């Protein structure tokens, strides 16, 4: 100077208040019509489904002790969970704005409520963190603003 993002911005010596933005909760009408523990819901672009690793449950063989229940070791195209690593994908970003468009790059985390939420006036609670470049596919068309 920029980008992602609600995540700025004002006043104040602070504590602390305001604006703005943003997400939840909550009637009537509508909606759903036994879905409802294998709990479910929410923020968020961040959801699926595979593969291989590890640990653990639980199963199955084997081997040893033991009268036996069973204990102890090893093993497994078996099971599930829980981490890791990776592939691929809903899905989001990409430089004044908006729309297409052949592509291109990246991301594709995480956490929270606690058995509970549909929509939602009035009203009631909460957030305002963080991380990222210095590139040139930040491209290409149309229309716009300057």
């Nucleotide at each position: 100077c920029g980008c992602c993002g609600a995540a700025u911005c004002c006043c104040g010596u602070a504590a602390g208040g305001g604006a703005a933005c943003c997400g939840g909760g909550g009637a009537a009408c509508c909606a759903c019509c036994a879905c409802c523990u294998u709990g479910g819901g929410g923020u968020g672009a961040a959801u699926c489904g595979g593969g291989c690793g590890u640990a653990u449950c639980c199963g199955g063989c084997c081997g040893u002790g033991g009268a036996a229940g069973c204990a102890c070791g090893g093993c497994c195209u078996g099971u599930a969970u829980a981490c890791g690593c990776g592939c691929g994908u809903a899905g989001g970003a990409g430089a004044c704005c908006u729309u297409c468009c052949c592509g291109c790059u990246c991301c594709g985390a995480a956490c929270c409520c606690g058995u509970c939420a549909g929509c939602u006036a009035a009203c009631c609670c909460g957030g305002u963190a963080g991380g990222c470049g210095g590139a040139g596919a930040c491209g290409g068309a149309a229309g716009g603003a300057a």

Overview: A computed fold for a 146-nucleotide RNA from uncultured Streptomyces sp., annotated as c-di-AMP riboswitch aptamer (ydaO/yuaA leader). It matches the Rfam family "c-di-AMP riboswitch aptamer (ydaO/yuaA leader)". Gene Ontology terms of the family: regulation of gene expression and cyclic-di-AMP binding. The prediction has a mean pLDDT of 76.